RNA sequence: AGCGGGAUGGGGCAGUUCGGUAGCCCGCCGGGGCUACACCUCGGAGGUCGCAGGUUCAAAUCCUGCUCCCGCCA
Numbered sequence: 001a002g003c004g005g006g007a008u009g010g011g012g013c014a015g016u017u018c019g020g021u022a023g024c025c026c027g028c029c030g031g032g033g034c035u036a037c038a039c040c041u042c043g044g045a046g047g048u049c050g051c052a053g054g055u056u057c058a059a060a061u062c063c064u065g066c067u068c069c070c071g072c073c074a
Stems, first nucleotide, its partner, number of pairs: 002072006010026004020057001028044005050066005
């Protein structure tokens, strides 16, 4: 080379079933609250969805190739 699984904000993951607004928790920033910190509460920033191409009105999702990680066989 072969087979299977995975890659989605800083971290951990969901969303792929049936293509139709990219979400959850933690973290970070700010406000409220507290004597103060933590807890609590409200809001915000942060995403080329691994890369490239294709199909489609529309792709994280379907198709093709490639890269990386984990496992299996020899």
This is a predicted structure of a 74-nucleotide RNA (transfer RNA) from Actinomadura violacea. The organism belongs to Actinomadura, within Bacteria. Rfam family: tRNA.